[in-house]
RNA sequence: GAAGUAGGCCAGAUGAUCGCCGGUUGCUGUAUCGGCGGCCGGAGGAAAGUCCGAGCUCCACAGGGCAGGGUGCUGGGUAAUCCCCAGCGGGGGCAACCCCAGGGAAAGUGCCUCAGAGACCAGACCGCCGUGGUACGUCCACGGUAAGGGUGAAAGGGUGAGGUAAGAGCUCACCAGCGGCAGUGGCGACAUUGCCGGCUUGGAAAACCCCACCUGGAGCAAGGCCAAAUAGGGGAGCGCUCGAGGGUGGCCCGCCCAAAGCUCCCGGGUAGGCUGCUUGAGGCCCCGGGUAACCGGGGUCCCAGAGGAAUGAUCAUCGCCGGAGCAAUCCGGAACAGAACUCGGCUUACGGCCUGCUUCGCGG
RNA sequence: GGGCGGAUAGCUCAGCUGGGAGAGCAUCGGCCUUACAAGCCGGGGGUCACAGGUUCGAAUCCUGUUCCGCCUACCA
Numbered sequence: 001g002a003a004g005u006a007g008g009c010c011a012g013a014u015g016a017u018c019g020c021c022g023g024u025u026g027c028u029g030u031a032u033c034g035g036c037g038g039c040c041g042g043a044g045g046a047a048a049g050u051c052c053g054a055g056c057u058c059c060a061c062a063g064g065g066c067a068g069g070g071u072g073c074u075g076g077g078u079a080a081u082c083c084c085c086a087g088c089g090g091g092g093g094c095a096a097c098c099c100c101a102g103g104g105a106a107a108g109u110g111c112c113u114c115a116g117a118g119a120c121c122a123g124a125c126c127g128c129c130g131u132g133g134u135a136c137g138u139c140c141a142c143g144g145u146a147a148g149g150g151u152g153a154a155a156g157g158g159u160g161a162g163g164u165a166a167g168a169g170c171u172c173a174c175c176a177g178c179g180g181c182a183g184u185g186g187c188g189a190c191a192u193u194g195c196c197g198g199c200u201u202g203g204a205a206a207a208c209c210c211c212a213c214c215u216g217g218a219g220c221a222a223g224g225c226c227a228a229a230u231a232g233g234g235g236a237g238c239g240c241u242c243g244a245g246g247g248u249g250g251c252c253c254g255c256c257c258a259a260a261g262c263u264c265c266c267g268g269g270u271a272g273g274c275u276g277c278u279u280g281a282g283g284c285c286c287c288g289g290g291u292a293a294c295c296g297g298g299g300u301c302c303c304a305g306a307g308g309a310a311u312g313a314u315c316a317u318c319g320c321c322g323g324a325g326c327a328a329u330c331c332g333g334a335a336c337a338g339a340a341c342u343c344g345g346c347u348u349a350c351g352g353c354c355u356g357c358u359u360c361g362c363g364g
Numbered sequence: 365g366g367g368c369g370g371a372u373a374g375c376u377c378a379g380c381u382g383g384g385a386g387a388g389c390a391u392c393g394g395c396c397u398u399a400c401a402a403g404c405c406g407g408g409g410g411u412c413a414c415a416g417g418u419u420c421g422a423a424u425c426c427u428g429u430u431c432c433g434c435c436u437a438c439c440a
Base pairs, nucleotide, nucleotide: 001360002359003358004357005356006355007354008353009352010351012318013317014316015315016314017313018312020042021041022040023039024038025037026036027035028034029033044336048347049346051345052344053343054342055341056219057218058217059216063253064252065251066250068215069214070213071212072211073087074086075085076084077083088102089100090099091098092097103210104209108208109207111203112202125149126148127145128144129143130142131141132140133139157175158174159173160172161171162170176200178197179196180195181194182193183192184191185190223275224274225273233266234265235264236263237262238261245257246256247255268439269438270437282301283300284299285298286297287296288295289294320333321332322331323330324329365436366435367434368433369432370431371430374389375388376387377386383420391407392406393405394404395403413429414428415427416426417425
């Protein structure tokens, strides 16, 4: 210097002028509304996608069963998680480092098109070997054979020796892998060592499924208060009692309401206002514990709350990046994107700066 | 804001318990007709919205992105 890899930080700053939104305060007017003035606050790291998890609200305090959904190595963190941290195992990369929906396929069912003789029952197309036939041909029939060829993503361990008509875990040695037992290390996943076993039992569960664990539904247009308005309209169906129906969500039970109406269809009215609403698992700093995620203690601060609409523009100075210039200086540029009940994560979009590490090249 | 659904030929759609994509209309060529329409026969046309993953193999299964559509106020 180039390429890569991991992490952190910023998202221009200050001032002036002119505006916008919210709050508060003073004066004032035609007075739950407005005008003028002062003060305070005014987008983000993703406010986004709505993919997870919660708070909050209503339904019963969320209860039992079925169905459905989700998660899936181990240990920890957390309010909780499909998140995070640390490890284990597997895979990729020369490396730094990165990725993994990472339980079960010797419980069951189904699938593995095409090609190929044969696709989980193993399997004889070519080849090899034996026997018989023979028209003597590069032939035919029967049988054996998984070493070789061929097909395929995948052909049922690998190498060597023995063995055989030819072969074959048929037998043996070593290696790989599987299962069981025992020892050692570790909380554990697991690692490692020894012995034994049958000689090998394919893939896929992001197919159904099995196992373990978790899981009630809806969402601030939730919900609450006040006001206004119609008509308590028409049609169809069910029902006249120890029980119709509703809350209740996919079903059943259970629970609660309910002594008369209920369900469906068509049609109607108001489409104001207040609240929920921003102090919260909150931000910043310091100390302590922990490898870390994170936790504990202390101090300090209050930081948008709308109607979907506000959060801006101009100028000056300084800062950053790029180019020109010896220099003073000049010119140009600054991404992705914008709150709407609130948090914790993930994912996606995107500009710049800094640091550690790896590999390669050049120079000393 | 919140909750759902969809994207396959020029158009409307099927296929979505995985094995390589089809139907109708449209379009093109031929036959029929004096000619046109209708009819008959034959053909072409596809990044299955895009990207990544699982698998031997993805329109289909999973994840992310883009675009489009629907529902959702209060009184009852």

Two RNAs folded together computationally: RNase P RNA and transfer RNA, 440 nucleotides in total. It holds a member of the Rfam family "Bacterial RNase P class A". From the family's description: Ribonuclease P (RNase P) is a ubiquitous endoribonuclease, found in archaea, bacteria and eukarya as well as chloroplasts and mitochondria. The coordinates come from a structure-prediction model, not an experiment, and the mean pLDDT is 78.